[in-house]
Molecule: Fluoride riboswitch aptamer (crcB RNA motif)
Organism: Pseudomonadota bacterium
RNA sequence: AUGACCUGAGGGGAUGGAGUCCCCCUUGAACCGCGAAAGCCGCCGAUGACUCCUACUGCCCG
Numbered sequence: 001a002u003g004a005c006c007u008g009a010g011g012g013g014a015u016g017g018a019g020u021c022c023c024c025c026u027u028g029a030a031c032c033g034c035g036a037a038a039g040c041c042g043c044c045g046a047u048g049a050c051u052c053c054u055a056c057u058g059c060c061c062g
Stems, first nucleotide, its partner, number of pairs: 009026005016053006033043003
């Protein structure tokens, strides 16, 4: 100098938390929903995906 193998740390993915996986970013970052912008307006979502817990709302039964 070249090549191969192994292995991270932290943060994030529109409302809380857990597990697994995926993706993005390396601090002047990623990310922070839609209705051009704005609103004391409207819609929509507790996930990036899957499986759950909790909160909230509606309906039914007792």